Source information:
The part of an RNA shown here (large-subunit ribosomal RNA, domain IV) has 357 nucleotides and comes from a metagenome. Its mean pLDDT, the model's own confidence on a scale to 100, is 85. The RNAcentral record of the full RNA draws on SILVA. It matches the Rfam family "Bacterial large subunit ribosomal RNA". Gene Ontology terms of the family: structural constituent of ribosome and ribosome.

[in-house]
Context: one part of a larger RNA
RNA sequence: CCGUACCUUAAGGAACUAGGCAAUUUGACCCCGUACGUUCGCAAGAAGGGGUGCCUCCAGCGACAUGGUUAACCCUAUGUCGGCUGAGGCCGCAGUGAAGUGGCUCUGGCGACUGUUUACCAAAAACACAGUUCUCUGCUAACACACACAGUGGAUGUAUAGAGGAUGACGCCUGCUCGGUGCCGGAAGGUUAAGGGGAAGGGUCAGCUGUCGCAAGACGGUGAAGCUCCUAACUGAAGCCCCGGUAAACGGCGGCCGUAACUAUGACGGUCCUAAGGUAGCGAAGUUCCUUGUCGGGUAAGUUCCGACGUGCAUGUACGGCGUAACGACUGGAGCAGUGUCUCAAGGACGGACUCG
Numbered sequence: 001c002c003g004u005a006c007c008u009u010a011a012g013g014a015a016c017u018a019g020g021c022a023a024u025u026u027g028a029c030c031c032c033g034u035a036c037g038u039u040c041g042c043a044a045g046a047a048g049g050g051g052u053g054c055c056u057c058c059a060g061c062g063a064c065a066u067g068g069u070u071a072a073c074c075c076u077a078u079g080u081c082g083g084c085u086g087a088g089g090c091c092g093c094a095g096u097g098a099a100g101u102g103g104c105u106c107u108g109g110c111g112a113c114u115g116u117u118u119a120c121c122a123a124a125a126a127c128a129c130a131g132u133u134c135u136c137u138g139c140u141a142a143c144a145c146a147c148a149c150a151g152u153g154g155a156u157g158u159a160u161a162g163a164g165g166a167u168g169a170c171g172c173c174u175g176c177u178c179g180g181u182g183c184c185g186g187a188a189g190g191u192u193a194a195g196g197g198g199a200a201g202g203g204u205c206a207g208c209u210g211u212c213g214c215a216a217g218a219c220g221g222u223g224a225a226g227c228u229c230c231u232a233a234c235u236g237a238a239g240c241c242c243c244g245g246u247a248a249a250c251g252g253c254g255g256c257c258g259u260a261a262c263u264a265u266g267a268c269g270g271u272c273c274u275a276a277g278g279u280a281g282c283g284a285a286g287u288u289c290c291u292u293g294u295c296g297g298g299u300a301a302g303u304u305c306c307g308a309c310g311u312g313c314a315u316g317u318a319c320g321g322c323g324u325a326a327c328g329a330c331u332g333g334a335g336c337a338g339u340g341u342c343u344c345a346a347g348g349a350c351g352g353a354c355u356c357g
Stems, first nucleotide, its partner, number of pairs: 001352004006348004011343002015341001028052005037042001039169001053090004058086004062081007091095001103336007110328002115127002131167007143153003170323004175253003180250002182246005189241003195235002201229004207222006254272005281315001282312001293309005
C1' cells in the first nucleotide's frame, strides 16, 4: 500500500449523499399505559414508561396428593409444586449479564386488500382479484380444438348456466353527443354476381341470281337449315346506397365581439360554426410548456413537500371521476432517537504485498 459478509473511536451528529445508501439505534418475556382516524374488524407491539440475578426455617394466595371431618373437596393437618404475589437481605459497571430477537412518529401519491410477474439487470403504480357492467348463446348452444359432412371440450352443465369484452373492494356518482366508424333492426326504391334468357349481328354454306364467256369457268349479289363466333334487352340474393336504433360500442365534447354609476370582472346580449360544444368533481396534478406561477405553512435559508387559488400549453366521469379505514421489500416530504455517512480521519484484527531467512 491492497483486500475483508471484521472491530473500536474524542468533540459534533446527516453538515454526507440523487437519496440516511450503508452501518448504528430498537429488540425477549411480564406489568402499566396507548392518540387521530375507522368499513367498529382495526389502528396497536401505536406512542411512552417500569421490572427481570441470587439468598431467606419471611408472609400471603393457589393447584395437586394423602389422612381426618362433613349434608357438601365445607373445614382442617401434612407433603409436593420444573405455581403466583409481596417483603427483607447479598453481589457486580452491568441480572432477557452470552447468542438469537421490531427503531419510532407525522403527512402526501398510487394500487383497496392476501396474491402474480420479466428463471439469469425491472417485484412495481404493471397483472390478477372479489364486486360492477355490456354483448353473445334455447342445446347437435354460443365458443374452442381438429387428421374437418367425423369426433372432442363446453358439460354428464342448460340463461341464478356457459362464452367473450371492459372496469376493478367499499362510499358518492357516472353529464351532453348516433354527424363519422362499428354493431343491431328494416325492407319500399336505386345499384348489383354467377345462373336463367335469348333479340340482333359476323363466319361457313346448299340453293337462287347478275355480268363476262361457245363452253369449261372467272368475278359478284342474295342467302334457308345446320355448325360456329359474339352476345343485347329482360330476370336475378345478400351486400352497398337508403331508413331507424345503439356510447359501461370505437370515439367526440368550439370561436369572435360587446356589456354593471371609480377601476376590474362580466350574471347579460350579439354573431359564426357544430352531431354535440366538457356537466358533477378534481386541478401547476405521476397530467402545467411559460414555471422555482402566486399566496400561506414548514426551515436561519426550501427548484422538492403540504394547504389554497384557477390563467386546465394539453383534467374529467367504467380508456371510469372523486373520496376512502386497513394493507405495501412501492414512491415523495418532514421529524425524534441513535450513529465513522460526514467534518476528518485514526487505531486494531485477519489475509496478501514488502523486508530478512